This is a predicted structure of a 73-nucleotide RNA (transfer RNA) from Aeriscardovia sp. Its Rfam family is "tRNA". The family's RNA type in Rfam is transfer RNA. Its mean pLDDT, the model's own confidence on a scale to 100, is 83.
RNA sequence: GGGGCUAUAGCGCAGUUGGUAGCGCGCUUCCUUCGCAUGGAAGAGGUCGGGGGUUCGACUCCCCCUAGCUCCA
Repeated sequence: GGGGCUAUAGCGCAGUUGGUAGCGCGCUUCCUUCGCAUGGAAGAGGUCGGGGGUUCGACUCCCCCUAGCUCCA
């Protein structure tokens, strides 16, 4: 220098054909207990890596950039 993959909640990851973004763990509150743990119920938490474009509408399609991993030279 060139090719490929990845980037989504605090962490690990889903997200179908473009149509209002979810799961597990964790966190908060409540119930249960003398108390803790376990168990049950509810809740908070996201500019979907950044910018632009297409579209009525973009995590999703297109272009550029950034970071990480990997392959070739």